RNA sequence: GGGCCCGUAGUCCAACGGUAGAAUACUGCAUUCGCAUUGCAGAGAUAUGAGUUCAAUUCUCAUCGGGUCCA
Numbered sequence: 001g002g003g004c005c006c007g008u009a010g011u012c013c014a015a016c017g018g019u020a021g022a023a024u025a026c027u028g029c030a031u032u033c034g035c036a037u038u039g040c041a042g043a044g045a046u047a048u049g050a051g052u053u054c055a056a057u058u059c060u061c062a063u064c065g066g067g068u069c070c071a
Stems, first nucleotide, its partner, number of pairs: 001070007010024002013021001018054001026042005047063005
């Protein structure tokens, strides 16, 4: 330098173009003499910028970052 793949809660993963969901972690409540466990509830995220579309996490392009292969 070129090809391919990936970028979503603190972490790890989902998501037919139509309300972004789960696990774990965190907070509160219940349970306990207390802690732990367990149950219930809550807060928390689409790398950035354009384009297509009534509507974009999803499709297209560019940039940034990571991985892998070739030279």